[in-house]
RNA sequence: CCGCGCGGGAGAGUCCCCACCGCCGAAGACCAACACGGCCCGGUGGGGCGCCGAAGGUGCAACACCUCCCCGGAACCUCUCAGGCCACCAGGACCGCGCGGG
Numbered sequence: 001c002c003g004c005g006c007g008g009g010a011g012a013g014u015c016c017c018c019a020c021c022g023c024c025g026a027a028g029a030c031c032a033a034c035a036c037g038g039c040c041c042g043g044u045g046g047g048g049c050g051c052c053g054a055a056g057g058u059g060c061a062a063c064a065c066c067u068c069c070c071c072g073g074a075a076c077c078u079c080u081c082a083g084g085c086c087a088c089c090a091g092g093a094c095c096g097c098g099c100g101g102g
Stems, first nucleotide, its partner, number of pairs: 001101008013049001015048007022039004050085003056081001057079001059077001063072001
């Protein structure tokens, strides 16, 4: 320096619309179908706007080279391409411990 395992590990929308599914409700009662209403503090997908930055990626100051130009040139900085934005899950720079390799 690299890899593996374990542990820790932040930020940002319960926004709007649509579709499908699921659940609930009503019409004397029951069942079925259709339609209607409700439930995003039910789920999935799509679209719109907004937002986040700690996988990855973009950019560069000092510096260095040099006659000049060009090339080189870090980050948790920057851009937000990618990714992400209830919780969970996943991801996660970085930190600690252990193991292995160069």
This is a predicted structure of a 102-nucleotide RNA (Glycine riboswitch aptamer) from a soil metagenome. The coordinates come from a structure-prediction model, not an experiment, and the mean pLDDT is 76. The RNAcentral record of the sequence draws on MGnify.